Molecule: c-di-GMP-I riboswitch aptamer
Organism: Atribacter laminatus
Formats: sequence, structure tokens, C1' cells
RNA sequence: AUAUAUUAAAGGCAAACUCUCCGAAAGGGGAGGACGCAAAACCACGAACCUAAAGCACGAAAGUGCUACGGCAGUCGGGUUGCCGGA
Repeated sequence: AUAUAUUAAAGGCAAACUCUCCGAAAGGGGAGGACGCAAAACCACGAACCUAAAGCACGAAAGUGCUACGGCAGUCGGGUUGCCGGA
């Protein structure tokens, strides 16, 4: 360094849900709470997915459709970093 395996020790994070705040929404912050996670640590580079304020089109109107400059790292890939060590 790579591959396989998953026996430990010290720990770590925190889904749904509840309260509260931000946001047009998706979603995010804080507190509680644990479904789970060996990177469920960090990064929006690629893809998937979510939303549609603004914009464009249609419509008499109500509204409908398209669209990311928004989101998502606990969707996947990629990049960076970290703990332990039986064989």
C1' cells in the first nucleotide's frame, strides 16, 4: 500500500416524531428523541431526485405547464480527512 474478515476497546453521529426559528417551497438551524450508520465526518465536481419564488408560455379569470440561479452529503459516484487493529 492492497485485498479479505468483522473479535474487541474507547468513543462518535443522529432517522422518524415533538417544540421553536428561518425560507415562497423543497429544505435548513436549535432543543428533545433514537431508526439506523465503520466514515451517517467535510466538500455541490458529475448524475439522480425534490421544490418553483422570480422568469417564460397559455388562459377572461381561477389557474395550468416549463424552468434552478434554490435544495439534497442519511441517493449514488468522485475528492479530502479521521479512530482502533484479531488473522